Context: one part of a larger RNA
RNA sequence: UCCAGGCUAGGGAAAUCGGCAAACUAGCCCCGUGACCUCGGACGAAGGGGUGCCUACCUCUCGCAGAGGUAGGUCGCAGUGACCAGGAGAGGCCGACUGUUUAAUAAAAACGUAGCCAAUCGCUAGUCCGUAAGGAUGAGUACGGUUGGUGAAUCCUGCCCAGUGGCGGCUUGUCAAGCUGGGUUACAACCUAGUGAAGCGCCGCUAGACGGCGGGGGUAACUAUAACCCUCUUAAGGUAGCGAAGUGCCUUGCCGCUCAAUUGGCGGCCUGCAUGAAUGGAUCAACGAGCCUCUCGCUGUCCCAGCCUGGAUUCCG
Numbered sequence: 001u002c003c004a005g006g007c008u009a010g011g012g013a014a015a016u017c018g019g020c021a022a023a024c025u026a027g028c029c030c031c032g033u034g035a036c037c038u039c040g041g042a043c044g045a046a047g048g049g050g051u052g053c054c055u056a057c058c059u060c061u062c063g064c065a066g067a068g069g070u071a072g073g074u075c076g077c078a079g080u081g082a083c084c085a086g087g088a089g090a091g092g093c094c095g096a097c098u099g100u101u102u103a104a105u106a107a108a109a110a111c112g113u114a115g116c117c118a119a120u121c122g123c124u125a126g127u128c129c130g131u132a133a134g135g136a137u138g139a140g141u142a143c144g145g146u147u148g149g150u151g152a153a154u155c156c157u158g159c160c161c162a163g164u165g166g167c168g169g170c171u172u173g174u175c176a177a178g179c180u181g182g183g184u185u186a187c188a189a190c191c192u193a194g195u196g197a198a199g200c201g202c203c204g205c206u207a208g209a210c211g212g213c214g215g216g217g218g219u220a221a222c223u224a225u226a227a228c229c230c231u232c233u234u235a236a237g238g239u240a241g242c243g244a245a246g247u248g249c250c251u252u253g254c255c256g257c258u259c260a261a262u263u264g265g266c267g268g269c270c271u272g273c274a275u276g277a278a279u280g281g282a283u284c285a286a287c288g289a290g291c292c293u294c295u296c297g298c299u300g301u302c303c304c305a306g307c308c309u310g311g312a313u314u315c316c317g
Stems, first nucleotide, its partner, number of pairs: 001312008010303002014301001019298001027051005036041001038152001052074009075079001087296007094288002099111002115150007126137004154282003158213003163210002165206005173200002178195006214232005241275001242272001253269006
């Protein structure tokens, strides 16, 4: 000096990106227990008391097996005496939840999930594996299988089919080979007209398909603002909600709370650079080795270091 461990007066997060690490708590019995809530929970909420040993007795009991209890006594700083063994609470974000994952840097807000929606398929089906034979779904049959999206429940899910896609239809367009007729030629090649499927075109439908969801000007008896009006324009011009958001550039927005002081956190506001409805929107009890903030307790994280135990390296002998 390093590694592992132990103790520390006074202070108690002042350390630090951040209480990382450590400490506190801890078993069992009794009392007691709030908001909120999907009425199941939350919950071991929180908080408080007890706990050893000895003597006598009581109850249960077949039992000086064992368990529970009452009274009295007694020792220690300390009785779950060692080991073992929850720190607690409050607000918010995300994901409903248990679950799964990058074997060896990521466990999560990612994946999955039940629920919801759509598409497809009538079985010699559809989808998948295989060149095929054959096989899986399935010895199943639409209350089923396959595929895609969303992601519990609750309240909801607005407008747009112009573009791209999907589905259906119409055949007067286009359209290959082939076939038919004609021309040319000694024959074939060749030239030409007709017929001609799918597809494209045309006509519809379809957004819980891919996706999209404006600008300018004026106007109310303070000012400001604009329910209202005009205009350009689009397929339609963003509805309900939510909103400086894990999304807000400006930005440390403005106001309030928290602090002595806060680019943080929470609650509001809305001027949304560039929110927004199953690419789901909002809300949300429970849950989480998830993320952010605060409070109590606790502590060598720190003020500020010291000492001890064991081990290792180096140096001296």
Description:
The prediction has a mean pLDDT of 85. A computed fold for a 317-nucleotide part of an RNA from candidate division MSBL1 archaeon SCGC-AAA833K04, annotated as large-subunit ribosomal RNA, domain IV. Its Rfam family is "Bacterial large subunit ribosomal RNA". RNAcentral holds the full RNA, with entries from SILVA. Taxonomically the source falls in candidate division MSBL1 (Archaea, Methanobacteriati, Methanobacteriota).